Notes
This is a predicted structure of a 390-nucleotide RNA (Bacterial RNase P class A) from Thermogutta sp. Lineage of the source: Bacteria > Planctomycetota > Planctomycetia > Thermoguttaceae > Thermogutta. Model confidence (mean pLDDT): 76 of 100.
RNA sequence: CGAACGGGCUGGACGGUCGCCGGUCAAUAUCGACCGAUAUUGGCGGGAGGAAAGUCCGGGCCCCGCGGGAUCACGGUGAUGGGUAACACCCACCGGCCGAAAGGCUAGGGAAAGUGCCACAGAAAACAGACCGCCGAGGUACGCCUCGGUAAGGGUGAAACGGUGAGGUAAGAGCUCACCAGCAGGUCGGGUGACCGACUUGGCUCGGCAAACCCCACCGGGAGCAAGGUCAAGCAGGGGGUAGGGUCCGGUCCUCCGGACCGCGGCUGAUCCCGGCCGAACCCCCGGGUAGACCGCUGGAGGGGACGGGCAACCGUCCUCCUAGAGAAAUGACCGUCGCUCGAAGCACGGCUUCGAGAACAGAACCCGGCUUACAAGCCCGUCCUGUCC
Numbered sequence: 001c002g003a004a005c006g007g008g009c010u011g012g013a014c015g016g017u018c019g020c021c022g023g024u025c026a027a028u029a030u031c032g033a034c035c036g037a038u039a040u041u042g043g044c045g046g047g048a049g050g051a052a053a054g055u056c057c058g059g060g061c062c063c064c065g066c067g068g069g070a071u072c073a074c075g076g077u078g079a080u081g082g083g084u085a086a087c088a089c090c091c092a093c094c095g096g097c098c099g100a101a102a103g104g105c106u107a108g109g110g111a112a113a114g115u116g117c118c119a120c121a122g123a124a125a126a127c128a129g130a131c132c133g134c135c136g137a138g139g140u141a142c143g144c145c146u147c148g149g150u151a152a153g154g155g156u157g158a159a160a161c162g163g164u165g166a167g168g169u170a171a172g173a174g175c176u177c178a179c180c181a182g183c184a185g186g187u188c189g190g191g192u193g194a195c196c197g198a199c200u201u202g203g204c205u206c207g208g209c210a211a212a213c214c215c216c217a218c219c220g221g222g223a224g225c226a227a228g229g230u231c232a233a234g235c236a237g238g239g240g241g242u243a244g245g246g247u248c249c250g251g252u253c254c255u256c257c258g259g260a261c262c263g264c265g266g267c268u269g270a271u272c273c274c275g276g277c278c279g280a281a282c283c284c285c286c287g288g289g290u291a292g293a294c295c296g297c298u299g300g301a302g303g304g305g306a307c308g309g310g311c312a313a314c315c316g317u318c319c320u321c322c323u324a325g326a327g328a329a330a331u332g333a334c335c336g337u338c339g340c341u342c343g344a345a346g347c348a349c350g351g352c353u354u355c356g357a358g359a360a361c362a363g364a365a366c367c368c369g370g371c372u373u374a375c376a377a378g379c380c381c382g383u384c385c386u387g388u389c390c
Stems, first nucleotide, its partner, number of pairs: 001387001002385001004383007012338007020047002023044009049361001053372002056370005061224001063222002074220005080092004094108001095106004109215002114213002116209003131154002133150007162180006181205001183202008228295004237286006245262007264279004302321008340358008
């Protein structure tokens, strides 16, 4: 230099004009005045993210349920040691797989408890199995056919019931033996541990899938800020008080109820007359509670720095910093200068100048810790080498 690997960071800057959201202060107006509220105007300072996203995990907070324990069902997790409020997250380490390496992936208990599945191809896909081949017996029309043995050879497949060699045999086969691999057990050594290493014994060998059912161990109540709390119009409900006109008729007299007529009120901007229709009143209190208002609401397991502990995740002490929190919801638009990237042209060419174009993913809604996903243009740090050159 090239080609890789791991980690961290930025997510344009400054200014002007016009707006938007919420806060605070002042002035004016209205509610009779103070207070307070509302409206308008003005000043001041504030106003999205690294993922605010997906809502996939874990918590805080809050309501409901609940005397304790056990069991069952359902859901989740699954090597070891640590971190944390907690986790399915993070760190370190172990085993397996991949890579030449740096490094990456890993849902990583149990398949010699049981059930189930293993596409296509292949004879056969799991207490085996004979398609070709090999061997033996029988038959034969001399092409071969039938029966039996054989998993050593061929072929199929992701996967075919250990590998190499020797003995053995009709041919073969852990059938026997040696070595190797693997499994199970034992002893010793190292490690907190998962586990690793060495030696030894055994029967000769046992397929894969549990993010299939299942078994084992451990964990787990349900709902979510539209949680929930406070105040509380109107309508409906309950209780109480005042008032409940006149005449006639009916219900057995009064009370009371119903009807008719007169009277009262309303149906018109106003007055009068006639007619029609409708109506029985007003006030106070009460509980639950709708609309609405307020609280919950944002300063917190918070960010940065220094020092100390720890391999690290992380923890401790000290200093310092912090102002969206509304209502289906504001954080915007335009312009200028500079910076960045790309293209073109020119020049005194490690670059500079001019012109043109471009700038992502995305949008707080109770809060926090993670994971995952999206992202224009860049920046920084560390590591490796099958490479190339000096």
It is recorded under the gene name rnpB.